[in-house]
C1' cells in the first nucleotide's frame, strides 16, 4: 500500500473463568471460557507442478475451525411513523488475514 472478509471445517489432554479487538447490544460459557499440548480438518494469499492463458492441483509456508468481521458505531438515499425510532441500501471508518 495492496487483495479478500454472507463459503468452509473439531475432537482429545491439561487447566480452571472467562470469552466473542474496542464501545453499545446481543450471545457463548461449570453440559467447562481463554490458555498449553496432541491429533484432524477447512482453505488456493504465497510457493510447487501443469497449460499460451483462462484455468487446474497440490497443505510445502501462513491462516483458520460458534453465530455475515455475530449486529451496530460515521455519512448519505429510501419506507413506515406525528414524533421518539424503526426497517432497508450505498459509501466510508475500525479491524482480521495474506502478498
Nucleotide at each position: 500500500u495492496u487483495a479478500u472478509c454472507g463459503a468452509g471445517a473439531g475432537a482429545a489432554g491439561u487447566u480452571g473463568a472467562g470469552g466473542g479487538a474496542c464501545u453499545g447490544g446481543c450471545c457463548c460459557u461449570a453440559u467447562g471460557a481463554a490458555g498449553c499440548u496432541u491429533c484432524a480438518g477447512c482453505a488456493a494469499c504465497c510457493a510447487g507442478c501443469c497449460g499460451a492463458a483462462a484455468g487446474g492441483u497440490c497443505a510445502g509456508g501462513u491462516g483458520c475451525u460458534a453465530a455475515a468481521u455475530c449486529c451496530a458505531g460515521c455519512a448519505g438515499g429510501c419506507a413506515a411513523g406525528a414524533a421518539a425510532u424503526u426497517g432497508u441500501c450505498u459509501g466510508g471508518c475500525a479491524g482480521a488475514u495474506g502478498a
Annotation: Predicted 3D model of a 99-nucleotide RNA (SAM riboswitch aptamer (S box leader)) from uncultured Planococcus sp. The model forms 97% of the base pairs in the Rfam consensus. Taxonomically the source falls in Planococcus (Bacteria, Bacillati, Bacillota, Caryophanaceae).